[in-house]
Molecule: transfer RNA
Organism: Minisyncoccales bacterium
RNA sequence: GGCCCCAUAGUCCAAUGGUUAAGACAUAUCCUUGACAUGGAUAGGAUCCAGGUUCAAUUCCUGGUGGGACCA
Numbered sequence: 001g002g003c004c005c006c007a008u009a010g011u012c013c014a015a016u017g018g019u020u021a022a023g024a025c026a027u028a029u030c031c032u033u034g035a036c037a038u039g040g041a042u043a044g045g046a047u048c049c050a051g052g053u054u055c056a057a058u059u060c061c062u063g064g065u066g067g068g069a070c071c072a
Base pairs, nucleotide, nucleotide: 001071002070004068005067006066007065010025011024012023018055027043028042029041030040031039048064049063050062051061052060
């Protein structure tokens, strides 16, 4: 330098254009216990950035940023 892939909550991960963006772990509160752990209930928390297409974008397109693989 060329080409390909990826970016969603503190972590992991789902969502092939349309319902309140699903779930697990973690966190907080409450219940349970003499206390802790386990267990149960509830709650908060996310789409990398900018633009475009569309009635509607996590999803499609372009550019950027960051990470990874391959070729040279």